[in-house]
């Protein structure tokens, strides 16, 4: 210093490509179930999608600069 990847609820991922209601799993609460407690069932809250602009009726998404992280090369 060039190159790829990644950054999305409390944890892990998707969704981008091909813009249109931001979901899955576990967790966390309440309630059914139980004697009870796990387990099992059903609901809730909980992320304006790294920062900042831009383009568009509308951006997690496209476009640009920019911080972090992880890999590679030297």
């Nucleotide at each position: 210093u060039g190159c790829g990847g990644g950054a999305u609820g409390g944890a892990g991922c998707a969704g981008c490509c091909u813009g249109g209601u931001a979901g899955c799993u576990c967790a966390u609460a309440a309630g059914c179930c139980u004697c009870a407690u796990a387990a099992g069932c059903u609901u809730a809250a909980g992320a304006u999608c790294g920062c900042u602009g831009g383009u568009u009726c509308a951006a997690a998404u496209c476009c640009a600069g920019c911080u972090c992280c992880c890999g590679c090369c030297a």